[in-house]
This record gives sequence, structure tokens and C1' cells, in this order.
RNA sequence: GGGCGGCUAGCUCAAUGGUUAGAGCGUCGCGCUUACAUCGCGGAGGUUAUGGGUUCGAGUCCUAUGCCGCCCA
Repeated sequence: GGGCGGCUAGCUCAAUGGUUAGAGCGUCGCGCUUACAUCGCGGAGGUUAUGGGUUCGAGUCCUAUGCCGCCCA
């Protein structure tokens, strides 16, 4: 220098272009217990890497940039 893949909650990951972006773990509160753990119920937590575009509508499609990984030279 060229090619490919990835970037979504604190972590690991879902989400057919269409209601309010969800799950597990974690975290907080309550219940349970003498207490802790387990278990049950509930809550908080998101600029979907950044900018632009297409569309009635974008996490999803297109484009540029950034970062990470792999391959080729």
C1' cells in the first nucleotide's frame, strides 16, 4: 500500500428497513434467612464508534473517517 471482518448497556451478545433497541451475567432496592448464599419480584443503566447520504421510516442500506483483528504484498 491492497483486501476482508468487527464496533449496540459495566461485560458477553441478540435485534426481517416498521410500536417504546432487548437477553444473560453484573449492579441497586425489596422479599425470603438468625445471618450469608441460593431463589423470587422490581428498578436503574444506550448519542447503536463518528460525520454525511438514501428512504415515509435506518442499529440494519450506501459513503467517508477513526479504532481493533485477520490475510496479501
Predicted 3D model of a 73-nucleotide RNA (transfer RNA) from a Patescibacteria group bacterium. Taxonomically the source falls in Bacteria candidate phyla (Bacteria). Rfam family: tRNA. Gene Ontology term of the family: triplet codon-amino acid adaptor activity. The sequence is in RNAcentral, with records from ENA.